[in-house]
RNA sequence: CGUUCAUCGAGAUCGGCGGAGGGACUGGCCCUUUGAUGCCGAGGCAACCACAGCGAUGUCGCUGACGGUGCCAACUCCAGCGGGAAUCGUCCCGGGAGAUGAGCU
Numbered sequence: 001c002g003u004u005c006a007u008c009g010a011g012a013u014c015g016g017c018g019g020a021g022g023g024a025c026u027g028g029c030c031c032u033u034u035g036a037u038g039c040c041g042a043g044g045c046a047a048c049c050a051c052a053g054c055g056a057u058g059u060c061g062c063u064g065a066c067g068g069u070g071c072c073a074a075c076u077c078c079a080g081c082g083g084g085a086a087u088c089g090u091c092c093c094g095g096g097a098g099a100u101g102a103g104c105u
Stems, first nucleotide, its partner, number of pairs: 002104007013042005021031003025080004043072003048068002051064005076097001081094005
């Protein structure tokens, strides 16, 4: 890089450095010199993997949170393709794309 499975309406911020962009892509909309993105330190959230306990017994559920990841603006910020409904500046369903984890090649 590719591929399989699962999840994506919840949750969780301070300080230092630094100085103009950032939110994957496109459009929209938004964040940002009242200092963003990023890096570092500390803290936190969560429970995918591992681990421990309990209960089930089609292999799962609950609890815990020392370890491996991940995450801490906005539903994955919204839409993108197809379909449906409407009180027609809207909503719903599925897909695609993307992200994260655990496997496989």

The prediction has a mean pLDDT of 84. Predicted 3D model of a 105-nucleotide RNA (SAM riboswitch aptamer (S box leader)) from a Pseudomonadota bacterium. It was read from a public genome assembly, where an Rfam model found it.